[in-house]
C1' cells in the first nucleotide's frame, strides 16, 4: 500500500410509530410492488415477529 473476513458506525428493505432479529448497501450504493399497448386491474400499513396507530368488512355489548 492492496485484497479478504470480522467488528464498529451510518443508511436501506413498495404508505405510519416503537422494540427485537434477519438481509442488503457504503453515497457512482442498497431501495423506489405487480399485470396491461392503453383504458384499466390486483396484494399488503411487517423483510420477519410482537405491540400501537390509521383504513375496510363482519359480529357482539
Nucleotide at each position: 500500500u492492496g485484497g479478504c473476513a470480522c467488528g464498529a458506525c451510518g443508511g436501506a428493505g413498495a404508505u405510519g410509530g416503537c422494540a427485537u432479529c434477519c438481509u442488503c448497501c457504503g453515497c457512482g450504493a442498497a431501495c423506489c410492488g405487480c399485470c396491461g399497448c392503453a383504458a384499466g386491474g390486483c396484494u399488503g400499513a411487517u423483510g420477519a415477529u410482537g405491540c400501537c396507530u390509521g383504513a375496510c368488512c363482519a359480529c357482539g355489548a
Fluoride riboswitch aptamer (crcB RNA motif) from Dokdonella sp., 61 nucleotides, folded computationally.
The sequence was found by an Rfam model in a public genome assembly.
The coordinates come from a structure-prediction model, not an experiment, and the mean pLDDT is 80.
The source organism's lineage runs through Bacteria, Pseudomonadati, Pseudomonadota, Rhodanobacteraceae and Dokdonella.
The model forms 100% of the base pairs in the Rfam consensus.
Rfam family: Fluoride riboswitch aptamer (crcB RNA motif). Rfam links the family to the GO terms positive regulation of gene expression and response to fluoride.